[in-house]
Context: one part of a larger RNA
């Protein structure tokens, strides 16, 4: 500073963060399918060996590599939602006094917006006026 107070919401401006969102880029993992090197083992073995054996040829396992699709995860994103802060922008005046319609809760419906309205509660309401009680 003390009603020339005090204070509520919209919209307008700037800055911060943030959620939605069609989709983008990107990690790292698992999953199933396809292939599939060297290898070991199994099986074969008409070739090679006098024999053990072997070449070779087949299968499984597999390093890799390609393919789907889904999920996580980080960035991004037209556009959208509302929250924060900001001396001195707009429109009102809801609240605080009985704040000029008491205020508040909870709900419905409604309005540029505090916010009206209805229906239920509460007193953390005032004035009056009864009623008990005390004093005189």
């Nucleotide at each position: 500073c003390a009603c020339c107070g005090c204070c509520c919401g919209u919209c307008a401006a700037g800055c911060c963060a943030u959620g939605g969102a069609a989709g983008c880029u990107g990690g790292g993992g698992g999953u199933a399918c396809c292939u599939g090197a060297a290898g070991u083992u199994c099986g074969u073995g008409a070739c090679c060996g006098c024999a053990a054996g072997g070449a070779g040829c087949g299968a499984c396992c597999u390093a890799g590599g390609g393919u789907a699709a889904a999920a996580c995860u980080a960035g991004u994103g037209a556009c959208u939602g509302g929250g924060g802060c900001u001396a001195a922008g707009u429109c009102g005046u809801a609240a605080c006094a009985a704040g000029g319609u008491a205020g508040c809760c909870g709900u419905a419906c409604c309005g540029g917006a505090a916010g009206g309205u209805g229906c239920g509660g509460c007193u953390g309401g005032a004035a009056u006026a009864c009623c008990u009680c005390c004093u005189u």

The part of an RNA shown here (small-subunit ribosomal RNA, 3' minor domain) has 136 nucleotides and comes from a Bacteroidales bacterium. The source organism's lineage runs through Bacteria, Pseudomonadati, Bacteroidota, Bacteroidia and Bacteroidales. Rfam family: Bacterial small subunit ribosomal RNA. Gene Ontology terms of the family: ribosome and structural constituent of ribosome.